[in-house]
Context: one part of a larger RNA
RNA sequence: UUGGGUUUAAAGGGUCCGUAGGUGGGCUUGUAAGUCAGUGGUGAAAGCCUAUCGCUUAACGAUAGAACUGCCAUUGAUACUGCUAGCCUUGAGUGAGUUUGAAGUAGCUAGAAUAUGUAGUGUAGCGGUGAAAUGCAUAGAUAUUACAUAGAAUACCGAUUGCGAAGGCAGGUUACUAAGACUCAACUGACACUGAUGGACGAAAGCGUGGGGAGCGAACAGGAUUAGAUACCCUGGUAGUCCACGCCGUAAACGAUGUAUACUCGCUGUUGGAAUUUAUUUCAGUGGCUAAGCGAAAGUGAUAAGUAUACCACCUGGGGAGUACGUUCGCAAGAAUGAAACUC
Repeated sequence: UUGGGUUUAAAGGGUCCGUAGGUGGGCUUGUAAGUCAGUGGUGAAAGCCUAUCGCUUAACGAUAGAACUGCCAUUGAUACUGCUAGCCUUGAGUGAGUUUGAAGUAGCUAGAAUAUGUAGUGUAGCGGUGAAAUGCAUAGAUAUUACAUAGAAUACCGAUUGCGAAGGCAGGUUACUAAGACUCAACUGACACUGAUGGACGAAAGCGUGGGGAGCGAACAGGAUUAGAUACCCUGGUAGUCCACGCCGUAAACGAUGUAUACUCGCUGUUGGAAUUUAUUUCAGUGGCUAAGCGAAAGUGAUAAGUAUACCACCUGGGGAGUACGUUCGCAAGAAUGAAACUC
C1' cells in the first nucleotide's frame, strides 16, 4: 500500500456549524472533455513468448512471427458521467395555523429544613458508636417556645416521562431569545448530503480577580479500631462547593454503536400533534418482545449491529508509552500532536 475491519477482541473524533474537496433528484436540447469503436503513424535492436532450421544433442546460434497492453493524429458513436440551455416538484427551504415541553438567559418571589444570635421555661446531662472515647455542658448545654439573621438546595408531583447538537436541564412566576413536531399545500425551484484545515459550545475538578460562606467537606488535627492503620467508624475542620467576570478543554464526554438518505415480518405500551366513523387511522418521537437477516457469541432486530449508497474519522500483536524529543496552546496544572531503541 492493498485487502479486511471499528457495541464488547485494536479501532467512531465529546458535540455542532461550516471553508476547500468528494458525492448528488426527474425530463428535454446542444456539445463531445471523460467513455466506446475504426483507421494511420510511432512504440530501436537485443531479450521474453511461439514456430522452423543449424552445430551428434543440450546450452547456444540463425530466420520468421507474435507481442510491445502505451503515446500522437484523425474519422465516427452518444447510453452513462461532465459541461451548456430550458422545464419540473417528490429532496431542501419559505409562508400560514395550532399545540407542546425540566430548551436557554435575566429578574422577582415562596415555604419547609439547617445553622447562628437574643430572650423565656427548665436541670444535668447531651452527643456519638459494634462498643467507646475525643467533643459540647452548672460561665446553664441538650430539649422546648418566640423573634431575628444567613447561605445553599428545592419533599410530594416524578414516570423505561419530556426538552436540548452534545455537555446538560426540575419550587413558583414574569420578560426576552431560540429550536423541533404536526396540519395546510400558497411560494422558491435542487437552493442538497458529507465535511480535511478552521470556528463555536463543552460535566466535574482545577486556576486568576472580587464577593459569599448555612450545610457538606479533599488537606489537616484529635479519638477509636488494629500487630501496624498515613484507611474504613467518630468529633472537629481549611481549600472547595455558591455568585460575577476571565481561563482550562478534559471524562466509562457511553448507546463503549459517526452523519445523511432509501428499502425490509409482526405484537404490545407510552409522549406530542392531526383526522374522522369515538376507537380507530396517520405523522413525529420514546420503551419492551420478536421473524428473517446479521453476528465468534452475548446479542441486535425499522431508533439495526439487516440490505445498499455518499462523505468524514479511526485501527493494524503485548510491553516500552499516550512516555521521550520537537512544536503549538495554557498564568499554572497540564492539554494537543506523538516516536524509537530494547524486550516477549